[in-house]
RNA sequence: CGGGCCGGCUAGACGGUCGCGGCAUCCAUUCGUGGAUGACGAGGAACGUCCGGGCUCCACAGAGCAGGGCGGUGGGUAACACCCACCCGGGGCAACCCGCGAGAAAGUGCAACAGAGAGCAGACCGCCUCCCGCCUCGGCGGGCGGUAAGGGUGAAACGGUGGUGUAAGAGACCACCAGGGGCCCGAGUGAUCGGGCUCGCUGGGUAAACCUCGCCCGGAGCAAGGUCAGACAGAUGCCUACGAGGCUGCUCGUCUCGGUGUCGGGUGGACCGCUGGAGGGCUGCGGCGACGCAGCUCCUAGAUAGAUGGCCGUCACGACCUCGGUCGUACAGAACCCGGCGUAUCGGCCGGCCCGUUUG
Numbered sequence: 001c002g003g004g005c006c007g008g009c010u011a012g013a014c015g016g017u018c019g020c021g022g023c024a025u026c027c028a029u030u031c032g033u034g035g036a037u038g039a040c041g042a043g044g045a046a047c048g049u050c051c052g053g054g055c056u057c058c059a060c061a062g063a064g065c066a067g068g069g070c071g072g073u074g075g076g077u078a079a080c081a082c083c084c085a086c087c088c089g090g091g092g093c094a095a096c097c098c099g100c101g102a103g104a105a106a107g108u109g110c111a112a113c114a115g116a117g118a119g120c121a122g123a124c125c126g127c128c129u130c131c132c133g134c135c136u137c138g139g140c141g142g143g144c145g146g147u148a149a150g151g152g153u154g155a156a157a158c159g160g161u162g163g164u165g166u167a168a169g170a171g172a173c174c175a176c177c178a179g180g181g182g183c184c185c186g187a188g189u190g191a192u193c194g195g196g197c198u199c200g201c202u203g204g205g206u207a208a209a210c211c212u213c214g215c216c217c218g219g220a221g222c223a224a225g226g227u228c229a230g231a232c233a234g235a236u237g238c239c240u241a242c243g244a245g246g247c248u249g250c251u252c253g254u255c256u257c258g259g260u261g262u263c264g265g266g267u268g269g270a271c272c273g274c275u276g277g278a279g280g281g282c283u284g285c286g287g288c289g290a291c292g293c294a295g296c297u298c299c300u301a302g303a304u305a306g307a308u309g310g311c312c313g314u315c316a317c318g319a320c321c322u323c324g325g326u327c328g329u330a331c332a333g334a335a336c337c338c339g340g341c342g343u344a345u346c347g348g349c350c351g352g353c354c355c356g357u358u359u360g
Base pairs, nucleotide, nucleotide: 001356002355003354004353005352006351007350008349009348010347012315013314014313015312016311017310018309020041021040023038024037025036026035027034028033043331047342048341050340051339052338053337054336055221056220057219058218067217068216069215070214071213072086073085074084075083076082087101088099089098090097091096102212103211107210108209109206110205124151125150126147127146128145130143131142132141133140134139159177160176161175162174163173164172178202179201180199181198182197183196184195185194186193187192225272226271227270228269234263235262236261237260238259239258243257244256245255246254247253279298280297281296282295283294284293285292286291316329317328318327319326320325321324
């Protein structure tokens, strides 16, 4: 210098001006609200709502069935389908990347086209013994059979190579190689890896097909749930005298009151829940790492038809041209809150590593 791999950051900047939302203070008020001032007001994905939790209400002895999810091993975590490290398999010269990674030797099912045959298979061509017929004695035709070595089909045809053997053949037998089962030894927490002996065992794919094994899971969701106000019309079932609430922080005392389900009726206003939390940053320690612990420090959205926008000026970047003008600056936007995953994204910046080339 060229090509590549991995990780992180940013998401136009500043000023002015006009608006919007909730908050604090002050003023006014017809109590509905209005005005002034002040600081604050979307994201890395706020998105999809796919997974996991917190929180709330309901249900609940335990266990099981049904249903759903997960699936190499060991860790991390509140939890996970996420993350880290490792193992196995695949790709790449490499950095590194990819993986719905239990079981197909328990059973059932499925596989287009081609092909004779698609699963403890299969005689289409071929090869071979025997029998019959013909013959120009080389063979040819037909038949009963044997045969998976050769050809051919296919994504896939029941280990591979060489030999023995045979009429021709065949793990039928033998040597070596590949795979598998059983027993044993060693390394590792483990997945797994390395080695020895033995058995000719060679038993294809598919489980995001049914299924089997192991582990996990109660349901519904902030329109949860609660308080106050307003409105209305009650009817009926079940349970119970234990209890609930107020006066009180407690005891005593005293006062008041049933609770709940279904159907019907009414309302659909305000408030709480509501935003500071498994939170961010820095430093130190432990750990390969995910992460954990300690100390210091930082933090202002909370709407309810739903606020965060428009314009002007200067600068930055990009495109176009008539060369000082015009246009553009992504994807997208909170709705109870977190942890993930997935997807979208104009560009810009930083760091580490690999390969090649050149020069020293």

This is a predicted structure of a 360-nucleotide RNA (Bacterial RNase P class A) from a Microbacteriaceae bacterium. A source record names the gene rnpB. Taxonomically the source falls in Microbacteriaceae (Bacteria, Actinomycetota, Actinomycetes, Micrococcales). It matches the Rfam family "Bacterial RNase P class A". Rfam links the family to the GO terms dimeric ribonuclease P complex, ribonuclease P activity and tRNA processing. The family's RNA type in Rfam is ribozyme. The sequence is in RNAcentral, with records from ENA.